This is a predicted structure of a 374-nucleotide RNA (Bacterial RNase P class A) from an Egibacteraceae bacterium. The source organism's lineage runs through Bacteria, Actinomycetota, Nitriliruptoria, Egibacterales and Egibacteraceae. The sequence is in RNAcentral, with records from ENA. Its Rfam family is "Bacterial RNase P class A". It is annotated as a ribozyme. Its family is annotated with dimeric ribonuclease P complex, ribonuclease P activity and tRNA processing in the Gene Ontology. Its mean pLDDT, the model's own confidence on a scale to 100, is 80. A source record names the gene rnpB.
RNA sequence: GGAGCUGGCCAGGCGGUCGCGGCGAGGCUCAGGCAUCGUCGAGGAAAGUCCGGACUCCGCAGGGUAGGACGCUGGGUAACGCCCAGGCGUGGUGACGCGCGGAACAGUGCAACAGAGAGCAGACCGCCAAGGGUCUUGGGUGUCCCCCAAGACACCGGCAAGGGUGAAACGGUGCGGUAAGAGCGCACCGGCGCCGACGGUGACGUCGGCGGCCAGGCAAACCCCGUCCGGAGCAAGGCCAAGCAGGUGCGUCGAGGUGGCCCGCUGAGCACCAGGUAGGCCGCACGAGGCCGGCGGAGACGUCGGUCCCAGAGAGAUGACCGCCGCCCGGCCGUGGCCGGGCACAGAAUCCGGCUUAUCGGCCAGCUCCCCUG
Numbered sequence: 001g002g003a004g005c006u007g008g009c010c011a012g013g014c015g016g017u018c019g020c021g022g023c024g025a026g027g028c029u030c031a032g033g034c035a036u037c038g039u040c041g042a043g044g045a046a047a048g049u050c051c052g053g054a055c056u057c058c059g060c061a062g063g064g065u066a067g068g069a070c071g072c073u074g075g076g077u078a079a080c081g082c083c084c085a086g087g088c089g090u091g092g093u094g095a096c097g098c099g100c101g102g103a104a105c106a107g108u109g110c111a112a113c114a115g116a117g118a119g120c121a122g123a124c125c126g127c128c129a130a131g132g133g134u135c136u137u138g139g140g141u142g143u144c145c146c147c148c149a150a151g152a153c154a155c156c157g158g159c160a161a162g163g164g165u166g167a168a169a170c171g172g173u174g175c176g177g178u179a180a181g182a183g184c185g186c187a188c189c190g191g192c193g194c195c196g197a198c199g200g201u202g203a204c205g206u207c208g209g210c211g212g213c214c215a216g217g218c219a220a221a222c223c224c225c226g227u228c229c230g231g232a233g234c235a236a237g238g239c240c241a242a243g244c245a246g247g248u249g250c251g252u253c254g255a256g257g258u259g260g261c262c263c264g265c266u267g268a269g270c271a272c273c274a275g276g277u278a279g280g281c282c283g284c285a286c287g288a289g290g291c292c293g294g295c296g297g298a299g300a301c302g303u304c305g306g307u308c309c310c311a312g313a314g315a316g317a318u319g320a321c322c323g324c325c326g327c328c329c330g331g332c333c334g335u336g337g338c339c340g341g342g343c344a345c346a347g348a349a350u351c352c353g354g355c356u357u358a359u360c361g362g363c364c365a366g367c368u369c370c371c372c373u374g
C1' cells in the first nucleotide's frame, strides 16, 4: 500500500419563523375552554408479531390424554428457541464463518432423473477357455460310440478388477493368490465398533490393545429418548356516570364457568327476542430503567456507590419553510469557486428481554492474508 474478518457506534449539524401533542405555572372566562410562558416529545430497528417474560382475568392452575416447542457440554438470565465459554464436524491460506440428541442386537419408511443395479444392491460394456457344453484338428487298428492331446467359441457358468450412470454404487496402496477375480490372505494407511489407562465438571481428547467389522445418507419423514408448556390476552381487567321495558325458554335431579377432550373443581344463573347507552377515570409510563465509576468473573453477567427522569393519547402529536455549514453525485470554468440534485430504512400505542428482516453514507477498536521498503 492492497484485500479482508470480527465487535462497537453515529444516523447530517447550528440558527430563525410558523405549526402540533403531553405536563406545570400564573392569567382570562359565558366554567365548555382560551391565549401566554416554561419544560418534555420516536427508533436502531418503533417493523414482522416469530420466541420468552412481567401484568390482568378465568373458582387457583390438580390428574390423565391429545397436542406443541426445544435438543452437543458447562454456565448466564425473570425467562427464552436468546447470550457467553468450550467440544466435535465442516468451509476458508488465515482472521473467522456455519452446523449440532438418537440411523442403534428398537421398528417403519424415503431417494426424482440417469443407471444393469439405490439398501441385507447389481451385471450393460467388459474379464475368464479352470469346470459343463458345442465345434475343429491329430492320435488310440477305428467314417459311429468311447478315450487322450492341442485349439476355437462366452451357450451354461464364474467374476466384480476396469469402463459407464448417478448427489450417493459396499474402503485405499502394494504384495500374494486365481481361469479371471475379490479383505480371499497378508503388510501399511484410513474408517467403524469394543475394551483399558490417563486428562477434563462435562461434551470430548490422547495413548495402547483387540475385531476384516468396512452396509452409507435422510429424523425441517413417522418414530424413540430427554426437558419444558393450563387458557386467554391491555378491545386484559377495574371503577364511576347516564339511560331503558319487558317477554320466552332452560336450570340446585346442576344451568353456566373452568382449555382441545375426560376426570376433578366451582355453584345460580344462562340463552334468545325486544328496549337503552355509544361518556369519563384508572390500568399507563420509576422501570428485570439510562449514564458514570468501583469490585467479582475468562466471558455472558452479577453486585455496590453516585447521578438522571426520559413521549405517551382520543382513530392516534412528533411537521413545514428559510439561511449557513458538512458529506455524496452531475455540469461549467479561471482548480477552488459557481449552479443543480441528493443525505437511507422507517414511524411508538400495556411494558420489557431477544431473534429476524429493511437500511444512503460514515466513524472507532482489535485481528488476518498478500505485496513493497528500511
Stems, first nucleotide, its partner, number of pairs: 001370010012325007020041006027034002043345001047356002050354005055233004062263004067229005072086005087100005101224002107222002109218002124163002126159003131156002133153008171189006190214002192211008237282004246273005256266003289308008326343008